[in-house]
The part of an RNA shown here (large-subunit ribosomal RNA, domain II) has 721 nucleotides and comes from a saltern metagenome.
Context: one part of a larger RNA
RNA sequence: GGCAGGGAGUAUAUCUCCGUGGCGAGGCUAACCACCGUUUCGGUGGGGAGUCACAGCGAAAGCAAGAAGCCCGCAGCGCUUUGCGUGAGGGGCCGCGUGUUAACGUGCGUGAAGUCACCGAGAUAUUAUCCGAAGCUGGUCGAUCCUGGCCUGGGCAGGUUGAAGCGGCGCGAAAGCUCCGUGGAGGACCGCAAGAGGUGCUGCGAUACAAGCGCUCUCGUGACCUGGGUCAAGGGGUGAAAUGUCAAUCGAGAUCAGCAAUGGCUGGUUCCUUUCGAAAUGGGCCGAAGUCCAGCCUCGAGCGAGGUAGUUGCACAGGUAGAGCGACUGAUUCCGAAUCCUGAAGGCUUUGCCUUCAGAGCGGAGUCAAACUCUGAACUGUGUAACGCUGUAGACCUUGGGAGUGAGGGACGGUGGGUAAGCUACCGUUCCGAGAGGGAAACAACCCAGAGCAAGGUUAAGGCCCCUAAUUCCUGACUAAGUGUCAUUGAAGGAUGUCGCGGUUCUCAGACAGUGGGGAGGUUAGCUUAGAAGCAGCUACCCUUUAAAGAUAGCGUAACAGCUCACCCAUUGAGAACUGUGGCGCCGUAAAUGGACGGGGCUUAAGUCAGGAGCCGAGACCUUGCCGAAGUUUUAUACUUUGGAUAGGAAGGCGAUCCGCGUGGGCGGAAGCGUGGACGUGAGUUCGUGUGGACCGCGUGGAUACGAAGAUCCUGCCGGC
Repeated sequence: GGCAGGGAGUAUAUCUCCGUGGCGAGGCUAACCACCGUUUCGGUGGGGAGUCACAGCGAAAGCAAGAAGCCCGCAGCGCUUUGCGUGAGGGGCCGCGUGUUAACGUGCGUGAAGUCACCGAGAUAUUAUCCGAAGCUGGUCGAUCCUGGCCUGGGCAGGUUGAAGCGGCGCGAAAGCUCCGUGGAGGACCGCAAGAGGUGCUGCGAUACAAGCGCUCUCGUGACCUGGGUCAAGGGGUGAAAUGUCAAUCGAGAUCAGCAAUGGCUGGUUCCUUUCGAAAUGGGCCGAAGUCCAGCCUCGAGCGAGGUAGUUGCACAGGUAGAGCGACUGAUUCCGAAUCCUGAAGGCUUUGCCUUCAGAGCGGAGUCAAACUCUGAACUGUGUAACGCUGUAGACCUUGGGAGUGAGGGACGGUGGGUAAGCUACCGUUCCGAGAGGGAAACAACCCAGAGCAAGGUUAAGGCCCCUAAUUCCUGACUAAGUGUCAUUGAAGGAUGUCGCGGUUCUCAGACAGUGGGGAGGUUAGCUUAGAAGCAGCUACCCUUUAAAGAUAGCGUAACAGCUCACCCAUUGAGAACUGUGGCGCCGUAAAUGGACGGGGCUUAAGUCAGGAGCCGAGACCUUGCCGAAGUUUUAUACUUUGGAUAGGAAGGCGAUCCGCGUGGGCGGAAGCGUGGACGUGAGUUCGUGUGGACCGCGUGGAUACGAAGAUCCUGCCGGC
């Protein structure tokens, strides 16, 4: 892992409510007793203790209510029927009881319905739907492991080093020293002897974090190792102290019990169909994974005529978006002077004056604001009227039973926080949540569209070269970048890319570009300088000859020289230069295996822009048949509306086992099991056949340890690794 069997809202008591039934201003007995029948157990009679109701109000003392006075009016009934009368129940007044109060008022109660039993729903107490802690407490059992103590035993191959002491030669005045010898010390040395340990390989060992094994490594006369016996026990022992260790268990052993501890937390919770269908919000909570109240869902009851999601008009409310600020409060840049008000610095002929700067005010120009407003929409809300829609087929409203929810999320619009975020906190709408189908390659919330079942047709979004259903369709442009072919982004900036639309200037009296020629004289301008001659620097920048030519725009020289330019002529012969703007492209543009328009592939496209004609394409829409629900109606059919759904509410059914009553089947073959068919929306039912070999149904009523695919579920068998 598979299969089989087992496996989770139960029981008692009390309370609330619906339904059914009995009796009813009353209802009911409890324990217990008697009798009868009986396998358990039951039936009948008694038992009125007690309990609920019949009166309330008040803290209490205490006091103590309508058998109907008035109005409206549903159903029903009656009538001379668009209506009128009456009118149980119902509604509104009034009155009454009581508390309070000086009083007015006002709270609660008041014109008689309860009670008992049973089915069902929920609540509370108990294990309380099932499984699941870590833990807490108590009693016991453990020191064959490990820690320490005690008693009694055992063990340490071999080799090395050579302390003290002692003896002797020598030296010394002596104390003593040196050397040689002897000696045999040591938590000494070597050591896979024994024994003890356990460093590395993280080797082998099922994957290794518990053993064991191998190689390697440490100690091996000592605080040594070790056999046997014995002692210390759980908030306690023992501890050369690591919270170590106390039998593979230790920040408090194990085991049994309290115990089905508790768990607001995780997981599971067993048949079918029909119907409606949420929430992830507000407020409170030692509250934040919970719970209570409200909101939103559902089922019932009462009442009896309006209701108001839409649109429009009218009347009010509002201070947002925008805008504005010579309208306030603030913010804010530049300029001005016959303001001379304030401050600072400097100066002077110093009771003061002058200059400069800064501020304030004034004037001109230009701006900003969530906590600014002289202003001010759309829009929203409230009231009202009309239309629409809806409602006696019972709405609105009132009320009772049952819930779930109280972690939300995405998109679009409007905001706060944040550099930002698949971020965070809000508001509105909508979708997902709880929504299938088609499209977007795949893709909860993007586009289309809300799925009862079946079939046929038409469209939506989106598509129509091939993969792949449908035009390699038509017309006009653009793009050369594979740009693009993605509803999914590319910046500032740069460039004779290319296509369109403009503006200004020059141009056959010859433009622009090219080519040929000229580009001069006063003069080497003056100053400066060693020099300065167009061209280091300073000042000036004139005049003349001319078709034209700067006291020179750039190279160059030490300085000159030299080469160009401006400017002019000729030649050539038709457009040229600059600039604005729009479309599509280019660069800017960098990521890790080779690769992504879904792919192939595509270039007057199969790309982009614009226009047009067809077609394909869903569960949408239409048609036909069928099923269910709600409802109308002549109760026969027909018609109308309607049928996605999680949590959850409500309704109707299927099946299992046992019992009472009734009624059947079975050795001419029951149940069960295998197999094939039929019926039912389904739970399921039924028939044939094989096997099997003795019991089994149906109707009705009752009862329940009553339905499994799930719980790392339990037990068993089998299998995989």
Rfam family: Bacterial large subunit ribosomal RNA. Gene Ontology terms of the family: structural constituent of ribosome and ribosome. Its mean pLDDT, the model's own confidence on a scale to 100, is 85. The RNAcentral record of the full RNA draws on SILVA.